Large-subunit ribosomal RNA, domain II from Thermoplasmatales archaeon AK, 710 nucleotides, folded computationally. Its mean pLDDT, the model's own confidence on a scale to 100, is 81. The source organism's lineage runs through Archaea, Methanobacteriati, Thermoplasmatota, Thermoplasmata and Thermoplasmatales. The RNAcentral record of the full RNA draws on ENA.
Context: one part of a larger RNA
RNA sequence: GCCAGGGAGUUUCGACGGAUGGCGAGGUUAACCCUGAAAGGGGUAGCCGUAGCGAAAGCGAAUACCCGCACAGCAAUGGAGGGGUAGCGUGGUUAACGCGUUAGUCAUUCGUGGAAGACCCGAAGCCGGUCGAUCUACGCCUGAGCAGGUUGAAGCCCUACGAAAGUAGGGUGGAGGACCGAACCAGUUCUGAUGUGCAAAUCGUUUGGAUGACUUGGGUGUAGGGGUUAAAGGCUAAUCUAGGCCGGCAAUAGCGGGUUCCCCCCGAUACUACCCGCAGGUAGACCUCGGCAGAGAUGCCCAGCGAGGUAGAGCUACCGACUAGCAGGUUAGUAACCGAAAGGUUGCGCCAGCUUAUCAAACUCCGAACUUGUUGGGAUCGUAGAAGCCGGGUGCUAGGGCACAGGGAUAAGCUCUGUGCCCGUGAAGGGAACAUCCUAGACGAGGGUUAAGGCCCCUAAAUUCUGACUAAGUGCAAAUUAAAGGGGUUUGUGGCCAAAGACAGUGUGGAGGUUGGCUUAGAAGCAGCCAUCCUUUAAAGAGUGCGUAACAGCUCACUCACCGAGGCUACAUGUCCCGAAGAUGGAAGGGGCUAAAGUCAGAUGCCGAGACCUUCGAGCACCGAAAGGUGAUCUGGUAGGGGGGCGUGCCGUAUGGACGGAAGCUUCUCCGAGAGGAGGGGUGGACCGUAUGGUAUCGUGGAUCCUGGU
Repeated sequence: GCCAGGGAGUUUCGACGGAUGGCGAGGUUAACCCUGAAAGGGGUAGCCGUAGCGAAAGCGAAUACCCGCACAGCAAUGGAGGGGUAGCGUGGUUAACGCGUUAGUCAUUCGUGGAAGACCCGAAGCCGGUCGAUCUACGCCUGAGCAGGUUGAAGCCCUACGAAAGUAGGGUGGAGGACCGAACCAGUUCUGAUGUGCAAAUCGUUUGGAUGACUUGGGUGUAGGGGUUAAAGGCUAAUCUAGGCCGGCAAUAGCGGGUUCCCCCCGAUACUACCCGCAGGUAGACCUCGGCAGAGAUGCCCAGCGAGGUAGAGCUACCGACUAGCAGGUUAGUAACCGAAAGGUUGCGCCAGCUUAUCAAACUCCGAACUUGUUGGGAUCGUAGAAGCCGGGUGCUAGGGCACAGGGAUAAGCUCUGUGCCCGUGAAGGGAACAUCCUAGACGAGGGUUAAGGCCCCUAAAUUCUGACUAAGUGCAAAUUAAAGGGGUUUGUGGCCAAAGACAGUGUGGAGGUUGGCUUAGAAGCAGCCAUCCUUUAAAGAGUGCGUAACAGCUCACUCACCGAGGCUACAUGUCCCGAAGAUGGAAGGGGCUAAAGUCAGAUGCCGAGACCUUCGAGCACCGAAAGGUGAUCUGGUAGGGGGGCGUGCCGUAUGGACGGAAGCUUCUCCGAGAGGAGGGGUGGACCGUAUGGUAUCGUGGAUCCUGGU
């Protein structure tokens, strides 16, 4: 992993509500008794109800009329339930007003929430008792072990010196938590090997200690908030920031996992408020089911009348900011100057005024769209039951994407909001693939037509037609890299030049006053400043760019000649190029494509979905006694609500089958929308159905599920 079996909303008590049934102003027994048991019978204590109101003392109900839904009736009309008015009871201030003026009760069953283990499984933890020091820590008792080598303390002896104390040398001696290094103990490095190991700590290498606070055998002691500890929260039997085992115990878990047959109807939320250590809870909203009710409803469109000061706009309409200027004021703002002083002048500053330029989320003389209230009309929905109200039940309260609008941020598949649609919970077709992009909302089967998107091949349908453009494989659906640049090319418009010869090219000239003046060491067209004339001319600047220290030199403007037809320029426009960078060689989906299979503009046809149309069928809702009919506006669906069924075990009642072959297993066929059911064959060898009622810890693929097998 697979197979088989087991495996999760149960039971009790009390509460509330629904349904069904019994009896009904009543309903019902409990303990207990009778009977062998069950069923049944008895048992009337008690409980609920029949009267309420009031804090209490206490007092204490009587109905009548009207409206009117269902229903009945041909109709008038009656009218359960319901609503209203008055009366009555009670409280109150003889008030307003409140409550009451009668249907209950018992049983069964379903649902919910409460107490209990309360759908099942799962902690770490807390407490109690008990067992452990054969591991290990430390102590005690008694034993054992430590190759070899090195160093050479004290003491002692000898010699020398010395007055002595003593000093020096030689010898002897053999000290040390001394040295090197085996056994032994340890466990440093390679951060080596191994890492489904030889091994739940090993192997190799290297390393530390190795007469000591050494190592070690045996015995013995200390026990769980306790021990022991040269102290690391270390160790206390592979367990330690409080051991193991058993128990309290089904601890608790707002967390994680799992939770078992079918079909039909409806179908959410990720929001608001509060609690809240925020993955939780409660209520509302949303969904669903039931009831009451009885005519309107509306997130659509138009119009009328209101509300709201945003976008925009504006500012001699306020307020604030702010540009330039004008004419004033201010000397008790400041600086400079004048004056002996008083004081004066000018600049700056400040103040208010005028003109001028420009702004504002926290300015507004103005002012949309839009939103919103209400009224009317339209449209749609509604007696096949709207709005509204009451009650039962669950889920949800981590959302997300896109479009549009806005705040933050400017890298985002970013963040915070509003509105709509979608995903969530939505299949099908398209988009190469792809929750939320496009088409489109799937009851089943068949046929047809389209949508989005496509029609060279992969691949269904045009190698279709017309006119252009692109040469870059640009591009080949969209999702665009940009500024800057291009004598690549298309189209258009304006201006200018041109057979009196343009534009380009080639050739010639490009002069004189003069080296203009100034400046300067120099400044001669060409560092810089000023001026920029005149002459000769076909033409030639007091000079366009190189160049020189300055000159020189080259060149240009300008002129002529040759040549012979368009040229120059500006703006606009389509397309293309450059700008242009990512990690395997690589991506238009691929092949591949060039008067296209690219791009732009136009045309016709075709393909293409669960869409639309159509035929048949099923279900659901509604009408109907039925037959039948209606449904353009019914049939996707997670959480979840509701309804109807299938199968299994056991029990009761009724009735059947089976050795002439039951169940089970297996295979085939048929029936049903499905859970499932029926029949035939084989096997098997003794029990098994059908109808109906009851009952149930009933239905398994999941839980690192449990047990067994393989």